[in-house]
RNA sequence: CUUAUCCAGAGUGGUUGAGGGAGAGGGCCCUGUGAAACCCAGCAACCGGCAGUUUUAUUGUAUCGGUGCUAAUUCCCCCGCAAAAUUGCGGAAGAUGAG
Numbered sequence: 001c002u003u004a005u006c007c008a009g010a011g012u013g014g015u016u017g018a019g020g021g022a023g024a025g026g027g028c029c030c031u032g033u034g035a036a037a038c039c040c041a042g043c044a045a046c047c048g049g050c051a052g053u054u055u056u057a058u059u060g061u062a063u064c065g066g067u068g069c070u071a072a073u074u075c076c077c078c079c080g081c082a083a084a085a086u087u088g089c090g091g092a093a094g095a096u097g098a099g
Base pairs, nucleotide, nucleotide: 001099002098003097004096005095006094011040013039014038015037019030020029021028025077026076027075041070042069043068046066047065048064049061050060051059052058053057074093078091079090080089081088082087083086
C1' cells in the first nucleotide's frame, strides 16, 4: 500500500503489585473486592492443515501449526447525507488477519 472483518464469544485461576481504557486533549469509566505484565486456561475461526462438495471457489472441523482476542460498539468524540435533537447510513482514523 491492497483487501476482509470489527454491536457475537471467552477467567470467581497462579505470580506480582499501580496503574489502565491506541495516540494529544476532553468526556465517561475500570482498578488494592488487585491495573499493566507474565504463566496457565479459554474464545474465535483470519491463514496453514484436515474432511466434503456443484473444484480454484465454497461449506465444515478445532485433534495439529501461525496469529489474534478474553469490561463497556473499535467505550464516546471527527466529517458528509437523511430524518429531526438523537437516531440511521456512509466516510475518516484505528485494531487484527492475509498478501

This is a predicted structure of a 99-nucleotide RNA (SAM riboswitch aptamer (S box leader)) from a mouse gut metagenome. Its Rfam family is "SAM riboswitch aptamer (S box leader)". Gene Ontology term of the family: regulation of gene expression. Of the family's consensus pairs, 97% are formed in the model. The sequence is in RNAcentral, with records from MGnify. The coordinates come from a structure-prediction model, not an experiment, and the mean pLDDT is 80.